RNA sequence: CGAGUUCGCCGGGCGGCCGCGGCGGGAGACCGUCGAGGAAAGUCCGGACUCCACAGGGCAGGGUGCUGGGUAACGCCCAGGCGGGGAGACCCGACGGAAAGUGCAACAGAGAGCAGACCGCCGAUGGCCCUCGGGCACAGGCAAGGGUGAAACGGUGGGGUAAGAGCCCACCAGCAUCCCGGGAGACCGGGGUGGCUCUGCAAACCCCACCCGGAGCAAGGCCAGACAGGGACGCCGGUGGCCCGCCGAUCGAGUCCCGGGUAGGCCGCACGAGGUCGGCGGCGACGUCGGCCCCAGAUGGAUGGCCGCCCCGAGGCGACGCCUCGGACAGAAUCCGGCUUACAGGCGGACUCGCCAC
Numbered sequence: 001c002g003a004g005u006u007c008g009c010c011g012g013g014c015g016g017c018c019g020c021g022g023c024g025g026g027a028g029a030c031c032g033u034c035g036a037g038g039a040a041a042g043u044c045c046g047g048a049c050u051c052c053a054c055a056g057g058g059c060a061g062g063g064u065g066c067u068g069g070g071u072a073a074c075g076c077c078c079a080g081g082c083g084g085g086g087a088g089a090c091c092c093g094a095c096g097g098a099a100a101g102u103g104c105a106a107c108a109g110a111g112a113g114c115a116g117a118c119c120g121c122c123g124a125u126g127g128c129c130c131u132c133g134g135g136c137a138c139a140g141g142c143a144a145g146g147g148u149g150a151a152a153c154g155g156u157g158g159g160g161u162a163a164g165a166g167c168c169c170a171c172c173a174g175c176a177u178c179c180c181g182g183g184a185g186a187c188c189g190g191g192g193u194g195g196c197u198c199u200g201c202a203a204a205c206c207c208c209a210c211c212c213g214g215a216g217c218a219a220g221g222c223c224a225g226a227c228a229g230g231g232a233c234g235c236c237g238g239u240g241g242c243c244c245g246c247c248g249a250u251c252g253a254g255u256c257c258c259g260g261g262u263a264g265g266c267c268g269c270a271c272g273a274g275g276u277c278g279g280c281g282g283c284g285a286c287g288u289c290g291g292c293c294c295c296a297g298a299u300g301g302a303u304g305g306c307c308g309c310c311c312c313g314a315g316g317c318g319a320c321g322c323c324u325c326g327g328a329c330a331g332a333a334u335c336c337g338g339c340u341u342a343c344a345g346g347c348g349g350a351c352u353c354g355c356c357a358c
Base pairs, nucleotide, nucleotide: 001354002353003352004351005350006349007348008347009346010345012310013309014308015307016306017305018304020035021034022033023032024031025030037329041340042339044338045337046336047335048334049216050215051214052213056244057243058242059241061212062211063210064209065208066080067079068078069077070076081095082093083092084091085090096207097206101205102204103201104200105199118146119145120142121141122140125139126138127136128135129134154172155171156170157169158168159167173197175194176193177192178191179190180189181188182187220267221266222265223264229258230257231256232255233254235252236248237247238246274293275292276291277290278289279288280287281286311327312326313325314324315323316322317321
């Protein structure tokens, strides 16, 4: 200098005028102060909070799935292991079980799950011929080589054989099992024995381990106001998947249908697993201690507009300046922790590879 990996951050700034919403002050005019985001989004996970009697057991159902840790909790995060990809920095992985059981494996192919013989090899034994070397055809044997496929029942070499084959042997790979060493563990390194090989798929059913009661701020509560009751079912309701248990009722409620009324205000609701700076512990996620800060709260739903200067980008020109246009994605609604998705442009840290120069 070029190419790349990864982590973190910003995402227009300052001033003036006008406007909108909350809070505080004021009798009032008005004054002071605060006023979107890193994703406020998707509503996909996890919690806080509220109500259902305070939710105990079983079945069913749903979720998660290497190990250790973090956390209020998680399907999140951190560190590590294993597998795969990359030259590397680094990236990706629902990554328990397929010798419990069931099921599936398209197309091609002879054969696809205790498989199979299309091409091929042999034809020792049995038959015929013979110049006694052998030749021919069939029965039959074989699975080395070819071919198909995502996958063809271990690989290489030797022995063996008519030709072959774990048929036998050595080494290697894999499996089962036993032992030694390291590690907290996933797992890693090494050795022995065994039969010779036992395919893949569990984001297919299933099995195993662990977790999960339901509904949600239109939760739920208070105040004010309005109205008109009638009918059916029939003894239970909480429990809204079912059963047991428990609790509350014991003719008062329940469920459903028809009819009628209301759709106003307040609380919940803004101090919180809070932010920020520093110290300490930890590889880290994070924890802890101290100081400082108070930071939206609408409900037809505020958070906007204009001007000036500057910044950035594009275009133009009479060009070291001036003019014009533009400044991403988007936007609170009970709150918080994540994940995912969208995003013009820009900044910083760490690292890898290549080339050149010293």
A computed fold for a 358-nucleotide RNA from an Acidimicrobiia bacterium, annotated as Bacterial RNase P class A. NCBI's taxonomy places the organism under Bacteria, Bacillati, Actinomycetota, Acidimicrobiia. The gene name in the source record is rnpB. Rfam family: Bacterial RNase P class A. Rfam classes the family as a ribozyme. Its mean pLDDT, the model's own confidence on a scale to 100, is 78. The RNAcentral record of the sequence draws on ENA.